[in-house]
This is a predicted structure of a 125-nucleotide RNA (SAM riboswitch aptamer (S box leader)) from an Actinomycetota bacterium.
The coordinates come from a structure-prediction model, not an experiment, and the mean pLDDT is 80.
It was read from a public genome assembly, where an Rfam model found it.
RNA sequence: ACCUCAUCCAGAGGGGCAGAGGGAAACGGCCCGUUGAAGCCCCGGCAACCUUUUCGGUGAUUCUCGUUCCUCGAGGCCGCCCGAAAGUGGUGCCACUUCCGACCUGUAACCAGGGCAGAUGAGAA
Numbered sequence: 001a002c003c004u005c006a007u008c009c010a011g012a013g014g015g016g017c018a019g020a021g022g023g024a025a026a027c028g029g030c031c032c033g034u035u036g037a038a039g040c041c042c043c044g045g046c047a048a049c050c051u052u053u054u055c056g057g058u059g060a061u062u063c064u065c066g067u068u069c070c071u072c073g074a075g076g077c078c079g080c081c082c083g084a085a086a087g088u089g090g091u092g093c094c095a096c097u098u099c100c101g102a103c104c105u106g107u108a109a110c111c112a113g114g115g116c117a118g119a120u121g122a123g124a125a
Stems, first nucleotide, its partner, number of pairs: 003123006013043005021032003027101003044094003049090002052086006059078001062076005098117001103114004
């Protein structure tokens, strides 16, 4: 790289270096940019995918007790799962819906839904 799954209209910017591009690629549109783009560095932040911790719920197995294997009841330990909180560590992200469109369906149109492509995470190989 390919494959699988989940998410993608929420959220969060300052400084330094740099110097003309940038919003993934090509096309169309719309924007951002010499009041400083990309890129690199520093600091800050957002979020909660994985991790970690805590609380609650649930409850297979199992343990203890009431009683003696059943049954019933109470309690303990604790895996998976569900919910909540925190934000330890790993990523990611911090103009515009993934900036919008293109393809399909519905529609007179607006628009809505889906798809393609892409991004991010987790996994698999």